[in-house]
RNA sequence: GGCGCCGUAGCCAAGUGGUAAGGCAGAGGUUUGCAAAACCUCCAUUCGCUGGUUCGAUUCCAGUCGGCGCCUCCA
Numbered sequence: 001g002g003c004g005c006c007g008u009a010g011c012c013a014a015g016u017g018g019u020a021a022g023g024c025a026g027a028g029g030u031u032u033g034c035a036a037a038a039c040c041u042c043c044a045u046u047c048g049c050u051g052g053u054u055c056g057a058u059u060c061c062a063g064u065c066g067g068c069g070c071c072u073c074c075a
Base pairs, nucleotide, nucleotide: 001071002070003069004068005067006066007065010024011023012022018055026042027041028040029039030038048064049063050062051061052060
């Protein structure tokens, strides 16, 4: 330098054009003599960033940043 994959909440992780599942953690509550456990509720107006396409983008396209891998060249 070229190519490919990945980036989603504090952590893990699904979804891949119709507006973001689930688990852990956390907060509040019920229960309990107090706890633990169990159960209930809440917790991303948002998907690395910037543009573009579209009625509509986490999803498609371009650029860019970061991580990983492969190839090539030089030393």